About this RNA: Predicted 3D model of a 71-nucleotide RNA (transfer RNA) from Parcubacteria group bacterium Gr01-1014_30. Taxonomically the source falls in Bacteria candidate phyla (Bacteria).
RNA sequence: GCCCCCAUAACUCAAUGGUAGAGUAUCUCCCUUUUAAGGAGGAAAUCCAGGUUCGAGUCCUGGUGGGGGCA
Numbered sequence: 001g002c003c004c005c006c007a008u009a010a011c012u013c014a015a016u017g018g019u020a021g022a023g024u025a026u027c028u029c030c031c032u033u034u035u036a037a038g039g040a041g042g043a044a045a046u047c048c049a050g051g052u053u054c055g056a057g058u059c060c061u062g063g064u065g066g067g068g069g070c071a
Stems, first nucleotide, its partner, number of pairs: 001070007010024004018054001026042005047063005
């Protein structure tokens, strides 16, 4: 220098172009003499900038970061 793959919640992962979900963690409440365990509920995310589309996490282009291959 060229090519390929990945990027979604604090973490690990889902999601046929049509309401972004789960587990763990966190917060509040219940239960308990207290803690743990258990029960109920809440908050929290699509790497960035454009494009296509009625509609984009998903498709296209460019970039950023990470990983791999060739030279």

It matches the Rfam family "tRNA". Gene Ontology term of the family: triplet codon-amino acid adaptor activity. Rfam classes the family as a transfer RNA. Rfam's curators write: Transfer RNA (tRNA) molecules are approximately 80 nucleotides in length. Its mean pLDDT, the model's own confidence on a scale to 100, is 82.